[in-house]
Record summary: This is a predicted structure of a 71-nucleotide RNA (transfer RNA) from a Candidatus Pacearchaeota archaeon. It matches the Rfam family "tRNA". Its family is annotated with triplet codon-amino acid adaptor activity in the Gene Ontology. NCBI's taxonomy places the organism under Archaea, Nanobdellati, Candidatus Pacearchaeota.
RNA sequence: GGGCUUGUAGUCUAACGGCAGAACACAUCGUUCGCAACGAUGUAAUCCGAGUUCAAUUCUCGGCGAGUCCA
Repeated sequence: GGGCUUGUAGUCUAACGGCAGAACACAUCGUUCGCAACGAUGUAAUCCGAGUUCAAUUCUCGGCGAGUCCA
C1' cells in the first nucleotide's frame, strides 16, 4: 500500500427497513441485627459524515478505529 471482516449501555450480546431488547454491572427500595444472596423499581447505547427511502441499527458511499490475510 491492497483485499476481507467488524463497530449497539460501563462489559457482553440480540434486533424482516417500522417503539433499540436481554444478561451482568450501577442506583433506590424491600428482606437481615448486619453483609451476601434473593425480590421489586429505575438510569444508561446504535463510531462519524453523506446518500437511498414515508421511515435506516439494518441498504449504499466516504472517513476513523479494531481484527485478519497478501505485498